[in-house]
Molecule: small-subunit ribosomal RNA
Organism: uncultured Candidatus Woesearchaeota archaeon
RNA sequence: UCCCGUUGAUCCUGCGGGAGAUUGCUGCUAUUGGGAUUCGACUAAGCCAUGCAAGUCCAGGGGUUCUUCGGAACACCGGCAUAUCGCUCAGUAACACGUCGAUAAUCUGCCCUCAGAUUCAGGAUAACCCCGGGAAACUGGGGCUAAUACUGGAUAGGAGAUCUGCACUGGAAUGUGCUUUCUCUGAAACGCAAGGUCUGAGGAUGAGUCGGCGGCUGAUUAGGUUGUUGGAGAGGUAAAGGCUCACCAAGCCUAAGAUCAGUAGGGGCCUUGAGAGAGGUAGCCCCGAGAAGGGUACUGAGACACUGACCCUAGCCCUACGGGGUGCAGCAGGCGCGAAACCUUUACAAUGCACGAAAGUGUGAUAAGGGGAUCCCAAGUGCUCAUGUAAUGCAUGGGCUUUUGCCAAGAGUAAAUACCUUGGCGAAUAAGUGGUGGGAAAGACUGGUGCCAGCAGCCGCGGUAACACCAGCGCCACAAGUGGCAAUCACAAUUAUUGGGCCUAAAGCGUCCGUAGCCGGCUUUGUAAAUCUCUUGUGAAAUCAUGGGGCUCAACUCCAUGUCGUGCAGGAGACACUGCAGGGCUUGGAACCGGGAGGAGUCAGAGGUAUUCUGGGGGGAGCGGUAAAAUGUUAUAAUCCCCGGAGGACCACCUGUGGCGAAGGCGUCUGACUAGAACGGAUUCGACGGUGAGGGACGAGAGCUGGGGGAGCAAACCGGAUUAGAUACCCGAGUAGUCCCAGCUGUAAACGCUGCGAGCUAGGUGUUGCAUAUUCUUCGUGAGUAUGCAGUGUCGAAGCGAAGGUGUUAAGCUCGCCGCCUGGGAAGUACGGUCGCAAGACUGAAACUUAAAGGAAUUGGCGGGGGAGCACAACAAGGGGUGCGGCGUGCGGUUUAAUCUAACUCAACGCAGAGAAUCUCACCAGAAGCGACGGUAGGAUGAAAGUCAGGCUGAAGACCUUACUUGACGAACCGAGAGGUAGUGCAUGGCCGUCGUCAGCUCGUGCCGUAAGGUGUCCUGUUAAGUCAGGCAACGAGCGAGACCUGCACCUACAAUUGCUAACGACUGCUUGCAGGAUUGAGCACAUUGUAGGGACUGCCCUGGAAACAGGGAGGAAGGUGCAGGCUACGGUAGGUCUGUAUGCUCCGAAUCUUCUGGGCUACACGCGCGCAACAAUGGUAAGGACAAUGGGAUACAACUCCGAAAGGAGAAGUCAAGCCUCUAAACCUUAUCCAAGUCCAGAUUGAGGGCUGCAACUCGCCCUCAUGACGAUGGAAUCCCUAGUAAUCGGAAUUCAACACGUUCCGGUGAAUAUGUCCCUGCUCCUUGCACACACCGCCCGUCAAACCAACCGAGCAGGGUUUUGAUGAGGCUUGGUUUAUUGACCAAUUCAAAUCAGAGCUCAGUGAGGUGGGUUAAGUCGUCACAAGGUAGCCGUAGGGGAACCUGCGGCUG
Repeated sequence: UCCCGUUGAUCCUGCGGGAGAUUGCUGCUAUUGGGAUUCGACUAAGCCAUGCAAGUCCAGGGGUUCUUCGGAACACCGGCAUAUCGCUCAGUAACACGUCGAUAAUCUGCCCUCAGAUUCAGGAUAACCCCGGGAAACUGGGGCUAAUACUGGAUAGGAGAUCUGCACUGGAAUGUGCUUUCUCUGAAACGCAAGGUCUGAGGAUGAGUCGGCGGCUGAUUAGGUUGUUGGAGAGGUAAAGGCUCACCAAGCCUAAGAUCAGUAGGGGCCUUGAGAGAGGUAGCCCCGAGAAGGGUACUGAGACACUGACCCUAGCCCUACGGGGUGCAGCAGGCGCGAAACCUUUACAAUGCACGAAAGUGUGAUAAGGGGAUCCCAAGUGCUCAUGUAAUGCAUGGGCUUUUGCCAAGAGUAAAUACCUUGGCGAAUAAGUGGUGGGAAAGACUGGUGCCAGCAGCCGCGGUAACACCAGCGCCACAAGUGGCAAUCACAAUUAUUGGGCCUAAAGCGUCCGUAGCCGGCUUUGUAAAUCUCUUGUGAAAUCAUGGGGCUCAACUCCAUGUCGUGCAGGAGACACUGCAGGGCUUGGAACCGGGAGGAGUCAGAGGUAUUCUGGGGGGAGCGGUAAAAUGUUAUAAUCCCCGGAGGACCACCUGUGGCGAAGGCGUCUGACUAGAACGGAUUCGACGGUGAGGGACGAGAGCUGGGGGAGCAAACCGGAUUAGAUACCCGAGUAGUCCCAGCUGUAAACGCUGCGAGCUAGGUGUUGCAUAUUCUUCGUGAGUAUGCAGUGUCGAAGCGAAGGUGUUAAGCUCGCCGCCUGGGAAGUACGGUCGCAAGACUGAAACUUAAAGGAAUUGGCGGGGGAGCACAACAAGGGGUGCGGCGUGCGGUUUAAUCUAACUCAACGCAGAGAAUCUCACCAGAAGCGACGGUAGGAUGAAAGUCAGGCUGAAGACCUUACUUGACGAACCGAGAGGUAGUGCAUGGCCGUCGUCAGCUCGUGCCGUAAGGUGUCCUGUUAAGUCAGGCAACGAGCGAGACCUGCACCUACAAUUGCUAACGACUGCUUGCAGGAUUGAGCACAUUGUAGGGACUGCCCUGGAAACAGGGAGGAAGGUGCAGGCUACGGUAGGUCUGUAUGCUCCGAAUCUUCUGGGCUACACGCGCGCAACAAUGGUAAGGACAAUGGGAUACAACUCCGAAAGGAGAAGUCAAGCCUCUAAACCUUAUCCAAGUCCAGAUUGAGGGCUGCAACUCGCCCUCAUGACGAUGGAAUCCCUAGUAAUCGGAAUUCAACACGUUCCGGUGAAUAUGUCCCUGCUCCUUGCACACACCGCCCGUCAAACCAACCGAGCAGGGUUUUGAUGAGGCUUGGUUUAUUGACCAAUUCAAAUCAGAGCUCAGUGAGGUGGGUUAAGUCGUCACAAGGUAGCCGUAGGGGAACCUGCGGCUG
């Protein structure tokens, strides 16, 4: 003194956890020594075997025995002691303790000082002897004897009363002394001596009693008390006193907490903390209390007595059943209990204590030792050289040292251990525990595991590349220790006195009045309670601090001083503030007066419109209701119109962030009564005040009771709709209720989510009331302006705040008083109490559970939120399709030995350039082949290879047999490779799709904000565009857009072969004036091709506009981006691809490698996508006729000729191409025919015969001819494309390619309709808004039900403990009286106290309990979708009713 954890990120609030210290237990580990106030305190003040823990005195006495005659031992009588020491903490909330006092209300053995005395006499008894009883414990009778034992008398003395007083002390005589008289009482013990004993006085010590103050919790304990409170009297005690008793009075304690309940010995001190505090208080000291539980007295100076007595109760032991004994909370020790704690040791040597004259005796007090990782302190586990090695290390070898260890002797001690001294041996005898993702020091090491096993205080790791698990290695921390568990303090300013808060995070009572309490204006005098200063006494020692000393240091201990105990009591002084008493003042407050304001309240009266009902009249078919309907109503006349009546409720407009009221709340008009506030006043009083625990009053709506009333509305209920359902939203009806009177209830989001009062601290601007001044005036109760006061809004400086915000109406700065809060949930629940008719209100927990819950703001995303803009993968206006049927093709599914696989909304599905006969090929069936390199077997007695023949096989020198050739390697084994279209596109690169035919995405500097972040990038206008212009705390810049590049359209210049031929000339042909670039000279005009330029820029005009720009026009081949392409941002999508290639990891490795044969990818009840040809007359068929462009060509394109009906075939020129070939384009035009039909439409399917490619055409190719001639007659819901040379339609070429297009990509031909808009649908961009979303709406999330577990509550009861009280029985004791033989006794009676037992009742505590209740927790259960967006009916609060459930509805309220 912090750190981690809520979030995508931020700032807060707040708790959880970590790091520190201490105490107990515990895991692992462990060399030694010293010290300590260390060790059955915590649980069982449970129970105890055994031994010991209190005796001593012969110098008090009489005996017995022994004797060395000196004496010793033994019990008895007697004296003193046994009330100390030691142990424990059950009880006790109390004068028990602490501290300061009182005793004028007391006692005190042994001890000290002073004075005096120690006299006369008497009778017993134990021991002992004899006789008995009894199991024992013990006890009875008879006889003898002594004393410092006991008894009687005397004297001294003492006590009391009384009278007269006197003297002294003192705060005060009730005290002391002297004196008079009387009464009562009344010492002694001896011994030769030392000494003892007695009396009186004083002291010391110890004790008793009383008082002030101080220190626990609970109000879910509010009243308690009858000897209780007091009086005077008596008794009792050492002593005051209701301590006890009779009488009298009715007091006494209590919110400053009585009584009751719970807990607890108190203090010095201990732990922790900076302190204040908090927690503890076992050990050592002081005090108290207790001695198995309870009671009682005796003895004594002292006890109501731990190791004394008696009695009751419970336990245990002995017993001959008659009766007895016993008390470790003393030291050891045992059992039990438990997480938890030692030896049945030694000695009286030291220090104390008892007795004694003393010697001495006794002493589990004490002193010592043993044991324990209890705490504290100290030391060590080595140093060095060389060599090796991966080098601060380790290993080997050599050397040094000996603290420590081991051995021996001395010294030490009561006896030992130890310490100390001396000698010897030998690096020998000695290191662990926890951690290593962050917090928090230390691994991006290796292996294993694979949401498993496990870790983890908290956050969190683990689903095949784990820095987090388990190990190894390395490293870090501390170290004879180190971790864990439990507890306390600190951290925690999370209980806040020091030192917190309450608008929104938890927290202001719904509001006011007011009691106690707390606080209190200006001035003056006194006092001195408080306060402050000085001083006296005391506050034990130990503890603590400082200095010094002693143990080798230290711990420890001694001495001195100080501090501390923060206190209490006494004395002296000061008087500012506070208090108290007296006097004065007026500003706080109150009263009075004045004219005004007001939905303030209560009561009464009057009025108004509308709804409904009703009477009459009119009228005649629907009305009503909704998104649309229906239920409903209407020919018994509705709805609608007019007139009249009844009844209840309400009070439009005015009406306003306007008014009034304490709040709830209050709205037509008039009157009566009541209250309050503001303003003004040269009025009065004179601090009378503020707040306010308890208490009282008022208190919306709903609800309850009784009585009225009932028009409309309307919980419940009924019906109709909607819906998957609809216990709702919508509709039609409708009862309580809503209204009035009298009572009750007492709650709301009763909110400004902001308690009341006072003072101080910038302003601006509205509005209401009053006053003053002034201006205007229609002269009024008018209007305006300024100022002041009071209220009510809004903006805002400083300040405050986590921010939002607030800001003289504070959430600012101060003061006074009250209430409330302390993580979330369980829960405003349970239990108890009070109130209530009930509903319920007020008060108000815990177990258990959880790491967050929450506030404000930020960036995104989203919305069945809003605004602006845009788009034929959007609509509208149109054109043409798909969707029906047939076929082609792709996908799914199914099937199969295999039907390899990828891709699945847009953004998979004629896609993988994927048209698979073999190949491709990855799939299936079968067959065969292959190991670089290293090692080990083997190998010139021949490895491996090749070959004829035979066998095997579908086939094969692949293998086998035989033979031959050649001659060095070697797959049999272990490693390691090649290869892999094997896995992982969720490990990757690269490439691609898509958002995106979008217009966005950022940066630098500055500024704003605590920060995330914002600004810039916003606003207005504009654009295809973040395009541009203007504004602006921003100014600039970058990537994108644009510019740019390519093609097409126009022109110019240049060029001219293989292109072209207008003019000129040849040439050819004939129909003789024409045609022909097939031929040619020549030419390059035109076309074409190529190159280089030009051209278009809103340049010009008009209109609008500030500009940017928009609309129109001219010219122009082209007009506003000319048209069409290329390029196409930051990024997202764990999008696609490991099957193009590359590549990490994993796997296979003689098979998942390589090759071959055959099959499959081509299957077929079915579903989907994309296409083709159709259903016909804008057509089919036949005949004739016309016009392209782009491409391609040598394993090729092939003219031309011939054969064939055709597909095609046989020859074959030319062409490596502006040259030759492909290459006669088709739609179109002309003519003819068909005549509305399953057709002369359509062509599937099938049969037959041919052809081509290719080893190969069966599975499974294409083409031709003939025959066959199915479905189909314009396609439901839905859906696709397209804005001009476009759609539609027509053909051509290329690609793949041996062959096979209805695919794809280009090319040209013919050639429209409609719109010139919009944001309705689908989307995109920007701004804004809400959010409980951030995996981002395919989000989040609520409740019932079902399952499991957990704790709790209620519960008929059952069986107990504690305590209080009543009654009965009543051991025993004190006192009094009486009787008595044998009299230190016994017995009887009475009064009183009273244990214990039994019974009843009350309170309380825990246990158990059928069953019931809600709550909490738990990866993937059921039903819905309540909330978060306008969450799809806005949500929420109170209340009432209803419903499987979230919830729905009514009434009132709030905006969160």